[in-house]
Context: one part of a larger RNA
Molecule: small-subunit ribosomal RNA, 5' domain
Organism: uncultured bacterium
RNA sequence: AACGAACGCUGGCGGCAUGGCUAAAACAUGCAAGUCGAACGCGAAAGUUUCCUUCGGGAAAUGAUUAGAGUGGCGAAAGGGCGAGUAAUGCAUGGGUAACGUACCCCGAGCACAAGGAUAGCCGUGGGAAACUGCGGGUAAUACUUGAUGAGACCACGGUGUCAUAUGGCACAGCGGUCAAAGGGUGGGGAUCUCUUCGGAGACCUGCCGGCUUGGGAGCGGCCCAUGUCCUAUCAGCUUGUUGGUGUGGUAACGGCUCACCAAGGCAAUGACGGGUAGCGGGACUGAGAGGUUGACCCGCCGCAUUGGGACUGAGACACUGCCCAGACUCCUACGGGAGGCUGCAGUAACGAAUAUUGGACAAUGAACGAAAGUUUGAUCCAGCAAUGCCGCGUGUAGGACGAAGCCCUUCGGGGUGUAAACUACUGUCCGGGACUACCAAGUAAUAGAGGCCAAUACCCUCUUGCGUUGAGGCGUCCCGAAGAAAGUCACGGCUAACUUCGUGCCAGCAGCCGCGGUAAGACGAAGGUGGCUAGCGUUGUUC
Numbered sequence: 001a002a003c004g005a006a007c008g009c010u011g012g013c014g015g016c017a018u019g020g021c022u023a024a025a026a027c028a029u030g031c032a033a034g035u036c037g038a039a040c041g042c043g044a045a046a047g048u049u050u051c052c053u054u055c056g057g058g059a060a061a062u063g064a065u066u067a068g069a070g071u072g073g074c075g076a077a078a079g080g081g082c083g084a085g086u087a088a089u090g091c092a093u094g095g096g097u098a099a100c101g102u103a104c105c106c107c108g109a110g111c112a113c114a115a116g117g118a119u120a121g122c123c124g125u126g127g128g129a130a131a132c133u134g135c136g137g138g139u140a141a142u143a144c145u146u147g148a149u150g151a152g153a154c155c156a157c158g159g160u161g162u163c164a165u166a167u168g169g170c171a172c173a174g175c176g177g178u179c180a181a182a183g184g185g186u187g188g189g190g191a192u193c194u195c196u197u198c199g200g201a202g203a204c205c206u207g208c209c210g211g212c213u214u215g216g217g218a219g220c221g222g223c224c225c226a227u228g229u230c231c232u233a234u235c236a237g238c239u240u241g242u243u244g245g246u247g248u249g250g251u252a253a254c255g256g257c258u259c260a261c262c263a264a265g266g267c268a269a270u271g272a273c274g275g276g277u278a279g280c281g282g283g284a285c286u287g288a289g290a291g292g293u294u295g296a297c298c299c300g301c302c303g304c305a306u307u308g309g310g311a312c313u314g315a316g317a318c319a320c321u322g323c324c325c326a327g328a329c330u331c332c333u334a335c336g337g338g339a340g341g342c343u344g345c346a347g348u349a350a351c352g353a354a355u356a357u358u359g360g361a362c363a364a365u366g367a368a369c370g371a372a373a374g375u376u377u378g379a380u381c382c383a384g385c386a387a388u389g390c391c392g393c394g395u396g397u398a399g400g401a402c403g404a405a406g407c408c409c410u411u412c413g414g415g416g417u418g419u420a421a422a423c424u425a426c427u428g429u430c431c432g433g434g435a436c437u438a439c440c441a442a443g444u445a446a447u448a449g450a451g452g453c454c455a456a457u458a459c460c461c462u463c464u465u466g467c468g469u470u471g472a473g474g475c476g477u478c479c480c481g482a483a484g485a486a487a488g489u490c491a492c493g494g495c496u497a498a499c500u501u502c503g504u505g506c507c508a509g510c511a512g513c514c515g516c517g518g519u520a521a522g523a524c525g526a527a528g529g530u531g532g533c534u535a536g537c538g539u540u541g542u543u544c
Base pairs, nucleotide, nucleotide: 001543002542003541005540006539007538008537009536012393013392014391015390016389017388018386019385020351026348027347029346030345031344034074035073036072039071040070042068047062048061049060050059051058052057081304082303083302090229091228092227093226094225095224096223097222100221101220102219105217106216107215108214109213110212111211113147114146115145116144122137123136124135125134126133127132152179153178154177155176157174159172160171161170162169163168183209184208187206188205189204192203193202194201195200230276231275232274237267238266239265242264243263244262245261246260247259249257279301280300281299282298283294284293285292286291306327307326308325309324310323329340330339331338332337357383359382360381361380365379366377367376368375369374396426397425398424399423406417407416408415409414431481432480433479434478435477436476439474440473443469444468448464449463450462451461452460488533489532490531491530492529493514494513495512499528500527501526502525503524509516510515
């Protein structure tokens, strides 16, 4: 000097930060991932109105483009938490991939023809305490299946050109084979056609949102190499898929990644192998620097999700709030069987010197879904608690005695506290009360204008305009009131700024070091005084 600090005494306000370092031990309760009706088939209730009524009630309409569950799509691999493991499958820096992948997004090219069978929900009927589940019937799709087409892509074959250090890469054409699709809507429409209950519906054209194939891009990721990356030799030899080759399998992709065979290699005092410790970096602290220490908060990467193992789905996981198996633990049970995972946000108990609210809002920023309105979001933004830290402000200002009282000292003359107080005048930061409102608000959206699309002056899209409207929480301004509510703590022998008196008598005690205390202690305890810092001060711990 510093701190994610703790402890003692004390404590007025505000701003900005920070706040379980210990038990990666266990968790009650609530919330933390949904969304889309413009993919699909279903579809209540309360209430209201009307009618009937045996006055109990019943029926119809509305509610209803509803609630709701289900199929399907996208998301759930992000965001959030923690640091157990990991000394290298990690991280950092620099390269490589002629060994690779990529949903959503952007730019481009082409296509979307025909047909079919199911299934959930639902209805009926069973089993079970429950969790859940069997059978029968029947239904839809952008769910599923089959066929067609193939500009294109991929595979095989040989060819040409070009590039390359090589296996080869790229481009071109040929021949053979393989691979597609899904539609939606209460968008709009002049003419034409079909149907019509004459209202309209469909075909058709067209905008939008999607679908399929494919090229490129962006961003993101996988893999490989080099160098660096703690202590220990009281760890000296280690290794058999081990090291390399050929082939097989596997992967998006290279590779002992896997397997068969062959060879006998590979690493190591420039420290292999073993043991211990540890997430790494940007950074942080300290220091003149070199260096030392460190990795809380914020950012990047990695790893983990009760312990161990496994795969499924998917563009992506071997998946924190998905699945299966095994273990430990907890809970429910009708004893047959089931349920669970806070190292998310709060919160509980435990541990500990020690660390906060079971708060508000999606208004902003961001994310998911949606054409959009919007919905969801313990991410986030806010508020609450804590002097935990840094910074700012205040506890008044001016005047006021050869100087009150009290207290302390005294050579008893006096001296100190001390302009301090009282008292007088003034001010009002802060605080209290009242009133007001700009800003954090950008968006969205009635309307209007321009451009694009189009057969089109519809519609739709983009830009501009902008009736109306969106604030959880906070900041700000003005007026009124009154000095009112706001100072402590440590030290005073030397180091080290600051001294006397009384008490005690090697006792009680102090102490960072030297050392004080055994009858006048400036070192113990108290008082007065003084010095330092100040809403803090001191102690302890740790680092430099």